[in-house]
């Protein structure tokens, strides 16, 4: 100098004038103070908060997560490490548990695709034209039988790879190295790594197919929800489920008995009413089981139609907040101390213009002139992820080339 | 603001992870007819919304974007 890698930051600055929104003060004229983002976005994860639901235990369902260790309020996020893959390298990527628990799928092509398989090829035996040195031997082609997964060909994938031995030809058939599997030893918190030994190798891929293993998870969401005020027809329809049994008390009424002065008195029985209780039953909490709980006695639950209002206050921002020093930690992060207060409403505010300077582009007469400003924009709040973003800056590192 | 759902030809819809994604309507042309319609035949028309991943192979499975649609106030 060129080409890259990683991490981080900025996203115009200052001043004047005129405006907009919140809050405070006000002599009602104004004054003071604060006023978007790194993503406020997508709403993809995780929480706070609020209401509803919620007794416990176990199993299941549904959804999600998935190397190991740590961080965190929590996470599918982050950090460090391990393993695999890519790159000359800095460095990057990985949905990275299990395929001997089981089921399923592997199109087309191909002989054969999951209990493997013989199309071509190679080799052996039989047969045997024929040949020879002729009691014997060799032996082409066709055909028949068999061996063979080394070679060709098909395919994404053909039942370990390379080399040597071996063989009729071949083959883990045998051997060396590599790979694979098994238990053992050593190191590490661990994922794993290394080592020697044993096994000749047997059961390929897909789990972002069902599934298995381990772990996690109530539902809804600030239009949650609370209070005040106003108004209306406290209306209607449909569906589901229900009004069970027994005991006791009261005895108006009824019936029976006794008495009667005929007016009734007394005693007993009796309920479909009322009250109390018990047992079953039903409803509820995702399902089921066990064990419990609450409610129900004539209502309960669900869905729908119709009616009224479009008001106020709170929730609503001092917090997992930001900045700085120090300490712990490789880091993510944590802790102590000090300082700061930083939008909050209705869906609506958060701007315009001028001047100076900075940046970029064009132009020429070389310091003037003209032009330009990314993505976007709070609405309950936070931690992440993802996506969009003109242009610029900083730090560390890599490769190549040149110079000293 | 919040919560759901859907994207395949111009339109309406199909397609078990497997050949070149099909069918009807529409459109163009030909035939039939004196002519039109109907009918018969042929043809055109696709980035399966986009990008990436899993897989031998993706319209289908997964992830992220893009677009469209629906629901959602309070009171009695």
């Nucleotide at each position: 100098u060129c080409a890259g890698a990683u991490g981080g930051c900025c996203g115009g600055a200052c001043g004047g004038u005129c405006g907009c929104g919140g809050c405070g003060c006000u002599u009602c004229g104004g004054c003071g103070u604060c006023g978007a983002g790194g993503a406020a976005a997508g709403u993809c994860c995780g929480g706070g908060c609020u209401c509803c639901a919620c007794g416990g235990c176990g199993a299941c369902a549904a959804g999600g997560c998935g190397g190991c260790g740590g961080g965190u309020a929590a996470c599918g996020c982050c950090c460090g490490c391990c393993g695999g893959g890519g790159g000359u390298g800095a460095c990057c990527c990985c949905a990275g548990g299990g395929a001997u628990a089981g089921c399923g799928c592997c199109a087309c092509a191909g002989a054969a695709a999951g209990c493997a398989a013989a199309c071509c090829g190679c080799c052996c035996u039989c047969c045997g034209a024929g040949c020879c040195u002729c009691u014997g031997g060799c032996g082409a082609a066709c055909g028949a039988g068999g061996g063979u997964a080394a070679g060709g060909g098909u395919g994404a994938a053909a039942g370990g790879g390379u080399g040597g031995g071996g063989u009729a030809a071949g083959a883990g058939c045998c051997c060396a190295c590599c790979g694979c599997g098994g238990g053992c030893c050593u190191g590490g918190c661990g994922a794993c790594a290394g080592g020697a030994c044993c096994g000749g190798c047997a059961u390929g891929g897909c789990a972002a197919g069902c599934c298995c293993c381990g772990c996690c998870u109530g539902g809804a969401g600030c239009a949650a929800g609370a209070c005040c005020g106003a108004a209306u027809a406290g209306g209607g329809g449909c569906g589901c489920u229900g009004g069970g049994u027994c005991u006791g008390a009261c005895a108006a009424g009824u019936c029976c008995g006794u008495c009667u002065u005929c007016g009734g008195c007394c005693g007993g029985a009796u309920a479909c009413u009322u009250c109390a209780g018990a047992c079953a039953g039903g409803a509820c909490c995702g399902u089921c089981g066990c064990u419990g709980g609450u409610c129900c006695g004539a209502g309960g639950c669900g869905c729908c139609c119709g009616g009224g209002u479009u008001g106020g206050u709170c929730g609503c921002g001092a917090g997992a907040a930001c900045c700085g020093u120090c300490c712990c930690g490789c880091a993510a992060g944590g802790g102590c101390c000090g300082g700061u207060c930083c939008a909050g409403a209705g869906g609506a505010a958060u701007g315009a213009u001028c001047g100076u300077c900075a940046c970029c582009c064009g132009u020429c007469u070389c310091g003037g002139c003209g032009g330009g400003g990314a993505c976007a924009g709070a609405a309950c709040c936070c931690g992440g992820c993802u996506u969009a973003c003109a242009g610029g800056c900083c730090a560390u590192c890599u490769g190549a080339u040149c110079c000293g | 603001g919040g919560g759901c759902g859907c994207g395949u030809a111009g339109c309406u819809c199909a397609a078990u992870g497997g050949u070149u994604a099909g069918a009807g309507c529409c459109g163009a042309c030909c035939g039939c007819u004196c002519a039109u319609a109907a009918c018969g035949g042929u043809c055109u028309g696709g980035u399966u919304g986009c990008a990436g991943g899993u897989u031998c192979g993706a319209g289908u499975c997964c992830u992220g974007c893009c677009g469209c649609g629906c629901c959602u106030a309070c009171c009695a």
Predicted 3D model of RNase P RNA and transfer RNA as a complex of 480 nucleotides. Model confidence (mean pLDDT): 76 of 100. It holds a member of the Rfam family "Bacterial RNase P class A". By type it is a ribozyme. From the family's description: Ribonuclease P (RNase P) is a ubiquitous endoribonuclease, found in archaea, bacteria and eukarya as well as chloroplasts and mitochondria.